């Protein structure tokens, strides 16, 4: 170098009205030794008690060798004798003789193989070294197996026992056990030497040799002894491996060391001495939790979590201890003891240990058969067949996981049926089914059928090896037989048949998928946000739909998203975070320059990083998973060679950091002493008299005992006025007359020394305001608590009137504060400007004097094109072009860009110090300090900006959702107050910054309205009308309830209205469609009843016609249906009401902000008016606003009856009566006319204002209609339409009566009065505008009147109600409850109406009640208004003090905008967006939930101090035994020392409980207040006291 692998990072819901950010919760993924829920067809693979290391019936899981040995209980065989009799069979008896073998000795193996994770936080483990070690069986070498001995088991006799078993006498054998000999070796050694092995058995066999058994020789397998290997095993060492510091000191064989002792080995492993050491902030000690690792699971990686299966290691085996044997164990299926448990017993004594394979019982949300086999594969004996083998290979059980195949395929529209849906037209379930035509995986059924089998024995043919050898044996090759637990295999062939095979979650957003029904804050769902109160895509059901499918949800866990602990990869002014300052230790970190190392760093190169997994290329099972071969990785440790730039260790040196010397200098810098003067208060005197003092207003206090006021002196303590600042000094806290002394630290200049000596700082040590504490002083003022007086509902407050700690001073303590620039130290570094003045040069064109002119070419000529071509084309063509020399100095002369060089902290203050200049005003400059505004950058965004919060470096310190809590509990600090340090349980789903739009504010400017002043008449007191509200009632229909209900719906309740309430009736209905059938229709009359109705009766047979019927009406009849003033104005529609005739809402495009949004629409004028002008990042527009409309005021024009009459003429008692008249009024039609137009003035030469002038009217001319965007779920389902709900012989319809008229009381609205501006009588004038046929009604005539009669006239500018009243003229009354005032009652009538009683309006007589001008309190009105005075109308059969309208007479008063209401702009603050009728804190009741205290109890663990000692080991021994060998010795037994169970004392931690107590938290509508947020109404917050 090149290949090659691996791998691709996503986000969304939820805090708001909205926005941004900051935070946490929540979800979309992938995984599992799962579980649970519905469903389940087949087949590969592969896992399966994760909880009781809890107890365990039954059975198996470790034996094996007769080729060590004695033998022979069982089998089988043979042999030898008998007996039978069927003469070859059968009994019997004898013999270990053979094939085998039970129990026994003996050997080798039960230290593997299986299990399980309890213990261990390091005697584990992983990883890379190490020396002081052993290793059985295996290999390899050498060298060797020789010569005696006596026992003892089993057997047999006896004994003891329930049993297990034991106990004495005897016989017997080995590869059992001894001694001797040898001594290659080996071990010791005083170098002379000492000491130490062994076993034999099997097969074959030619010669020798025999005692006939062998001997001997061979091959085998053994056996000793040494020496390697090899395999496993001990030890030791460095690093790595969990939490907590609310665990900080531990340790006494404890560190070393000498010496011994043990030990298979190193070593305090054990002892004796010696020394005092070791280990810890790099985390010992101590609690707690955990087998570790290869790996697995997630992750884009870093990383996080795990450590089932499979592999390595470890540790355990009923609990604890202990040792034996052994190569190896301190031993899962071996031994002893001791405990606890289970079982047997004859009660005296024994057994036993499933965390092996099955399986049982408990525990559990939960995990499988008491299965087959040794056929593979491996272990153990064993020469070897073989035996053994719950390791292991198989199967069974369960969708536990992964993978893989099926439940069919094509065609089929009448788009069937049924099902949901409907807007009723149809739409969807749907090619989906049906129906045709095909196909068999799978399953059934039958057939055939591989591999896994190699070995091994036996036979047979060979070959080679040993040997004397053709036996034996060994190895190996051919054939032949013989060996499968799975297994009815796997895989193939056929044979019928679509036949045997779909289900589970979702469907509000996130998050594919929607729609009816029922339900009605119910039932219920919910991961988060939430949904559900009668129209629910969100609950439950259905019909449709989506995803995933033998599964498919749900639960739990883990990683991921979560850059939400941040190494990659974050923060700390306001969100959570900078330690209250500082000095400094440890530690980090660290200037320039050589040189040296070569520890860090970097490359190379060996070893190692198991094996399996993952990844990558092949291979095999049809494919997948599965299995498999290679390869890659293993980012890691070691050792080694090698760069040497930076870092680090050395070494010399340097001055730019840092100090140190010298002269200045500015300051409330500490400490200590000393001294002033103003004030305030006390106290003495003098003057002098009622107050003084306080407050929003008192008061309580002081004051004739003489205050407050003033004069003079005195005492005394505290604190320093101006000066004074955005000012100065200190690390910060802080620090203020003046004057001395003592003392720090800075800053400036300039030069001289030292030579990195620095930064920063865990712990520590100092400092630290105000409260507060001890102790002594001291005390003028102020002043917590207290006290009194106020205010208030209450005032434990705010206001006042005293007033004590305390404030001050000394000496200690305390250690906190919103100790704030809410910003930690220390260091670098970061914003332009000016270009003058000279000189040069300078494209093409030109311009001049000289040449020179080929081409080509302005001009000019002439042709083409074209309407035209003085131009593009085309001929011809001259100046110039081109040299040379001098001018012109212009080009989009461009890189749209000025070289070089100098200088500089953006702009402006205020301070210290110093240089220069200077006309002594001042300028200019430099180093510190301290402000202000601002750019770039940053920042969420406010803002910050050289005094950083910008760009980096360095080091500390803190941070990680709100709330529980800066609490408990532990520890530490202090007398105490308390400080520091510092949680969990158990809730929320937000809390939280900035910044936006509204809205609010007992914020703030500006303005404006009969909003308040100014007035003028009322309400509020009487009585009566009316409605309302309560109460009453059989019913007292509804409704409408602050302004914006209460003479409102209702422009008119005696019946009817009418809807309510009593009776009493109908049930296709009073009303509308449709069928059917009878009758026209309709009338008269009479009974019953309150009627409604019911029953009898009488007349009456009509119109149209195509002769079939047919339209109108009228009964019966059924049944779709009508009907409902039943309900919901919070399902609506449409009208209406308010704010409000306010002047505002908005929107396009631009711009500005990361964004909601902002600009415009703010500003400076003006205006009724966001109406205009002006100026602005805005530039237009639209709803509105104003004008268009109507009516009124003033002229004009036309027109002239039913109106008018000047002039002209007629009549009359008078009268437009008449004729005519169109001038005048009217009338009604269209026109003028009023616009700041004109003039002066202020004003910005604008807009407008003021004031005139002319006009009838003067600055929207007076009144109406006209109601922007919206607000209030404002009003109405009882006008009206409607969705849905309810009723249907009744909530529907019909009568008849009653009620809506009630009556202790309460408020509205009003009317009429209280009277001389007036009543009452007489007279006398003047209107406007409606109305009128089931109408108004004249004249006359009757009544006192209401009113009757009467009938003329008028569909009406003609007739009629219809006199207007106040008002004038005149009279009368005299301040009286009246000649006011008229209620209420009697009485007697009139009209309307079937009806006048409940419950009508009006006349007459008579009655004559309150009331003498009205408390708080509160309305209405700015000019033809206000107050007054009648007239008219709707409604109506009759009923208005009400409502609407019409003229009459006819005012007062506005300084003004402080103040109260309401509104409109701007700005502010805001913890409010339902928007202040808001938000919200606290205690008190209540219910629940975790929790800390707690006299105590109880358990677990542990420390120390002690008794006590099993088995056992090791040491001692004076008693007892001992066949050979050994004798200084085994055993036994006594005894020491260690030591487990166990006990007893006494601490310590730790869980559990506990009367009772504290204090948190939650919890739809409890009490009492009102802290806070607006100036929150006493501005709020911090730390201290009470």
């Nucleotide at each position: 170098a090149g290949c090659u692998c691996u791998g691709a990072u996503u986000g969304a819901g939820u805090u708001u009205g909205a926005u941004c950010c900051u935070g946490g919760c929540u979800c979309a993924g992938a995984u599992u030794g799962a579980a649970c829920g519905c469903u389940g067809g087949c087949g590969g693979c592969a896992g399966g008690c994760u909880u009781a290391a809890c107890a365990c019936a039954u059975g198996c899981a470790a034996g094996u060798c007769g080729a060590g040995c004695g033998g022979u209980a069982a089998c089988a065989g043979g042999a030898a004798g008998a007996a039978g009799c069927u003469u070859g069979c059968u009994u019997c008896u004898u013999u270990g003789c053979u094939g085998a073998c039970g129990a026994g000795c003996g050997g080798c193996g039960g230290a593997c193989g299986g299990g399980u994770g309890a213990g261990u936080a390091a005697u584990a483990c992983a990883u890379a070294g190490g020396a002081a070690u052993c290793u059985g069986c295996c290999u390899u070498a050498u060298a060797g197996u020789u010569u005696g001995g006596g026992a003892u088991a089993a057997c047999u006799a006896c004994u003891c026992g329930a049993a297990a078993g034991a106990g004495u006498g005897g016989c017997u054998a080995a590869u059992a056990c001894c001694g001797g000999a040898u001594g290659u070796g080996g071990a010791c050694u005083a170098c002379g030497g000492u000491u130490u092995a062994a076993a034999g058995c099997a097969g074959g066999g030619g010669a020798u040799c025999u005692u006939c058994g062998g001997a001997c020789c061979u091959u085998g397998c053994g056996c000793u002894a040494u020496a390697a290997g090899a395999u496993g095993a001990g030890c030791c060492u460095a690093u790595g491996c969990a939490a907590g510091a609310u665990u900080a000191g531990c340790u006494a064989g404890u560190u070393g060391g000498u010496g011994a002792g043990g030990u298979a080995a190193a070593g305090g492993c054990u002892c004796a001495c010696c020394a005092a050491g070791g280990c810890g902030a790099c985390g010992a000690u101590c609690u707690u939790u955990a087998g570790c690792u290869g790996g697995u699971c997630u992750g884009a990686g870093a990383g996080g979590a795990u450590g089932a299966u499979c592999a390595g290691c470890c540790a355990c085996a009923c609990u604890g201890g202990g040792a034996c044997u052994g190569a190896g164990a301190c031993a899962c299926g071996g031994c002893c003891c001791a405990g606890a448990c289970u079982c047997c017993u004859a009660c005296g004594g024994g057994a036993g240990g499933c965390a092996g394979c099955a399986g049982u019982g408990g525990g559990g949300a939960a995990u499988a058969u008491u299965g087959g086999a040794c056929a593979a594969u491996g272990g153990g004996c064993g020469g070897a067949a073989g035996c053994c083998u719950g390791a292991u290979c198989c199967a069974g059980c369960a969708a536990u996981a992964c993978c893989g195949c099926g439940u069919g395929u094509g065609u089929g529209a009448a788009g069937a049926a049924g099902g949901c849906c409907u807007u009723c037209g149809g739409g969807u379930u749907g090619u989906a089914a049906a129906g045709c035509a095909c196909u068999u995986u799978u399953g059934u059924c039958a057939g055939g059928g591989a591999g896994a089998a190699u070995g091994g024995u036996a036979g047979u043919a060979g070959a080679g090896g040993u040997u004397a050898a053709u036996a034996c044996c060994c190895u190996u090759u051919g054939c032949u037989a013989u060996u499968g637990a799975u297994g009815u295999u796997a895989c193939c062939u056929g044979a019928a048949g679509a036949a045997u095979a779909a289900g589970c979650a979702c469907c509000g957003g996130c998050u594919a998928a929607c729609u009816c029904c029922g339900u009605g804050c119910c039932a219920g769902c919910a991961g988060c946000c939430g949904c559900g109160g009668u129209a629910a895509u969100a609950c439950g059901g259905g019909g449709g739909g989506u995803g995933c499918a033998a599964g498919c949800g749900u639960u739990a866990a883990u990683c991921g998203g979560a850059a939400u602990u941040a190494c990659u990869g974050g923060g700390c002014g306001u969100a959570a975070a900078g330690g209250g300052c500082g000095c400094g230790u440890a530690g980090g970190u660290g200037g320039u320059u050589a040189c040296u190392u070569a520890a860090g760093u970097c490359a190379g190169a060996u070893g190692u990083g198991a094996a399996a997994g993952c990844c990558c290329c092949g291979g095999g099972c049809u494919c997948a998973a599965c299995c498999u071969g290679g390869g890659a990785a293993u980012u890691g440790c070691a050792u080694u060679u090698g760069a040497u730039a930076c870092u680090g260790g050395g070494u010399a040196a340097c001055u730019a950091g840092a100090g140190u010397g010298u002269g200045g200098u500015a300051a409330a810098g500490a400490g200590u002493a000393g001294c002033g003067g103003a004030a305030u208060u006390u106290c003495u005197g003098g003057u002098g008299u009622a107050g003084c003092g306080g407050u929003g207003a008192a008061a309580u206090g002081c004051g004739u005992g003489g205050a407050u006021a003033u004069c003079a002196g005195a005492a005394g303590g505290a604190a320093c006025a101006c000066c004074a600042a955005u000012g100065g000094c200190g690390a910060a806290g802080g620090c203020a007359g003046c004057u001395a002394c003592u003392u720090g630290g800075g800053c400036c200049a300039a030069c001289a020394c030292u030579g990195a000596c620095g930064c920063u700082g865990a712990g520590g040590c100092g400092c630290g305001a105000a409260a507060g504490c001890a102790u002594g002083g001291g005390g003028a003022g102020c002043a917590a608590a207290c006290a009194g007086g106020a205010u208030u509902a209450g005032a434990u407050a705010c206001c006042c009137u005293g007033g004590u700690a305390g404030u001050c001073c000394a000496u200690g303590c305390u250690g906190u504060a919103a100790a704030c620039g809410a910003u930690g130290a220390c260091a670098a570094c970061u914003u332009u400007g000016u270009g003058a003045g000279g000189c040069g040069c300078g494209a093409a064109a030109g311009c001049a004097u000289g040449g020179g002119g080929a081409g080509c070419a302005a001009a000019c000529a002439g042709g083409a094109u074209u309407a035209g071509a003085u131009a593009c084309c085309c001929u011809g063509g001259u100046a110039g072009u081109c040299c040379a020399u001098g001018c012109u100095g212009u080009a989009a002369a461009c890189g749209a860009u000025g070289a070089c060089a100098a200088c500089u902290u953006g702009u402006u203050g205020a301070u210290g110090g110093g240089a220069g200049g200077g006309u002594u005003a001042c300028c200019u400059u430099u180093c510190g300090u301290u402000g202000a505004c601002g750019u770039a950058g940053c920042u969420a965004a406010c803002g910050u900006g050289u005094u950083a919060a910008g760009u980096u470096g360095u080091c500390c310190g803190c941070c990680u959702g709100g709330g529980g809590a800066g609490u408990a509990c532990g520890g530490u600090c202090g007398c105490a107050a308390g400080g520091c340090u510092g949680a969990a349980a158990c809730u929320c789903a937000a809390a939280g910054g900035a910044a936006u739009u509204g809205a609010c504010g007992g914020g703030g400017a500006c303005c404006c309205g009969c909003a308040c002043a100014a007035g003028c008449g009322g309400u509020g007191g009487a009585g009566c009308a009316u409605g309302u509200g309560g109460u009453u009632u059989a019913a007292u229909u509804c409704g409408a309830u602050g302004c914006a209900a209460c003479g409102c719906g209702a422009a008119g309740a005696a019946c009817c209205u009418u809807a309510c309430c009593u009776g009493g009736u109908c049930u296709u209905g009073a009303c509308a469609u449709c069928u059917a059938c009878a009758g026209a229709a309709c009338u008269u009359u009479c009974c019953a009843g309150a009627g409604a109705u019911g029953g009898a009766u009488u007349g009456g047979u009509g119109c149209c016609u195509u002769c079939g019927g047919g339209a109108a009406c009228u009964g019966u009849a059924a049944g779709a249906c009508a009907g409902g003033u039943g309900c919901u104005g919070c399902a609506u529609g449409g009208c209406u009401g308010u704010c409000g005739u306010c002047a505002g809402c908005u929107c396009g495009u631009g711009u500005c902000g990361u964004g909601a949004g902002a600009u415009g629409u703010u500003g400076g004028g003006u205006u009724a008016a966001g109406u205009c002008c002006c100026g602005c990042a805005a530039c237009g527009a639209g709803c509105g606003c104003a004008a268009c409309c109507c009516u009124u005021g003033u002229c004009c024009u036309u027109a002239u009856u039913u109106g008018c009459c000047a002039g002209c003429a007629c009549g009359u008692a008078a009268u437009g009566g008449u004729g005519g008249g169109a001038a005048c009024u009217u009338u009604a039609a269209g026109g003028a006319g009023a616009c700041u137009g004109c003039c002066g003035g202020u004003g910005a030469u604008a807009a407008a204002c003021c004031g005139g002038a002319g006009g009838a009217a003067g600055g929207u001319g007076g009144g109406g209609a006209u109601g922007a965007c919206g607000u209030c779920a404002a009003g109405u389902c009882a006008u009206c339409a409607u969705g849905g709900c309810c009723c249907u012989u009744a909530u529907g319809a019909c009568c008849a009566g009653g009620g809506c008229u009630a009556c202790a009381c309460a408020c509205g609205u009003g009317c009429u009065a209280c009277a001389a501006u007036g009543g009452u009588c007489g007279g006398u004038a003047c209107a406007g505008a409606g109305g009128g046929a089931a109408g108004c009604c004249a004249a006359g005539c009757c009544g006192c009147g209401a009113g009757g009669u009467g009938g003329a006239g008028c569909a009406a500018a003609u007739c009629c109600a219809a006199u207007a009243a106040a008002a004038c003229c005149g009279a009368u009354c005299g301040u009286a409850g009246u000649c006011c005032g008229g209620a209420u009652u009697g009485g007697a009538g009139u009209c309307u109406g079937c009806a006048a009683c409940u419950c009508g309006a009006c006349u007459c007589c008579a009655u004559g009640a309150a009331g003498u001008c009205g408390g708080a309190a509160u309305c209405g009105c700015u000019a033809g208004u206000a107050a007054u005075c009648g007239u008219g109308g709707a409604u109506c059969a009759g009923a208005a003090u009400g409502c609407c309208a019409c003229g009459g007479u006819g005012a007062a008063u506005a300084c003004g905008u402080u103040c109260c209401c309401g509104g409109g702009u701007c700005u502010u603050g805001u913890a409010c967006a339902c928007a202040c009728c808001g938000c919200c804190c606290g205690u008190c009741a209540c219910a629940c939930c975790a929790u800390g205290g707690g006299a105590g109890u109880u358990g677990a663990u542990u420390g120390c101090u002690c008794c006590a000692g099993a088995a056992g080991u090791a040491g001692g021994u004076a008693g007892c035994u001992u066949a050979a060998a050994a004798a200084u010795g085994g055993g036994c037994g006594c005894u020491u020392a260690c030591c487990a169970c166990g006990g007893a004392g006494u601490g310590g931690u730790c869980a559990a409980u506990g009367a009772c107590u504290g204090g948190g938290g939650u919890g739809a509508a409890g009490u009492c207040g009102u802290a806070a947020c607006a100036a929150g109404g006493u501005a709020a917050c911090c730390g201290u006291a009470a």
Molecule: small-subunit ribosomal RNA
Organism: uncultured bacterium